[in-house]
RNA sequence: CUGUGCUAGGUGGGGCGUUAGGGGUGCCCUGAACCCGAAACCCUCUAGAUGCGGGGCCGAAUCCCCGCCUCAGGGCAGCGACCCGUCCGGGUCGGCGCCCGGGCACGUGGUGUUGAGGGCCGGGUCCUGCGCGGCGGAGCGCCGUGAACCGAGUCAGGUCCGGGAGGAAGCAGCUCUAAGCGGACCGCUUCGGGUGCCGCAGGGGCGCCUGGUCGGAGCCGGCGACCCGGGAGGCGCCGGGUGGGCCUGUUCGAAGGCGGGGUGCACAG
Repeated sequence: CUGUGCUAGGUGGGGCGUUAGGGGUGCCCUGAACCCGAAACCCUCUAGAUGCGGGGCCGAAUCCCCGCCUCAGGGCAGCGACCCGUCCGGGUCGGCGCCCGGGCACGUGGUGUUGAGGGCCGGGUCCUGCGCGGCGGAGCGCCGUGAACCGAGUCAGGUCCGGGAGGAAGCAGCUCUAAGCGGACCGCUUCGGGUGCCGCAGGGGCGCCUGGUCGGAGCCGGCGACCCGGGAGGCGCCGGGUGGGCCUGUUCGAAGGCGGGGUGCACAG
């Protein structure tokens, strides 16, 4: 030096948490690293602690140890006039958003040469008086009916007076009428109103509606924009608390790079 068989060893590491402490199970980082089983009011160990039980693979080496550099990530402390979140309180000054009122007429919408706004003339809506109509009530007229006798006329029969001529009263009937009763809604009078697309006259004219005429381009203000005022207090803002980020220091530190060092036993050739 080569071969064979072994053994030590290796088969990931780290932060936090937990623990008296070391590991593991838990969470996280690194990044690629054999399999199975149990482990939180837990499992295992004791500074010789850097897991336990079972199975497999590699095996003295591109394996292990030391130093330096870079550095993921975690722990601790500090700080802020910074950023984000959250909680409590305050306030309404300028901002955002919300609500209300007013203005303007930029946009939009509506309306307008089939004539806007405006001017002039008039009518209506309103008030008063008169009238007319309608409706209702009452009265009168109208129609019908309406008196055993005590209403009227005419009065058959009968009665009475008279010598007679003739005369008288008069029931029933018929006709008429008074009070009354009923009807009709026609006429007249009168009274009334929750009466009228009615007429006349006068008044009033703020608003609204409307006709005519002059004239020739605006007018309205629903929504948005803008301006002014007010309200509320959701944000921003102010004060305070708290969590996170960022920053500084410190501590642990995976992984990568560079350098240095170390690695057993037996047999055979």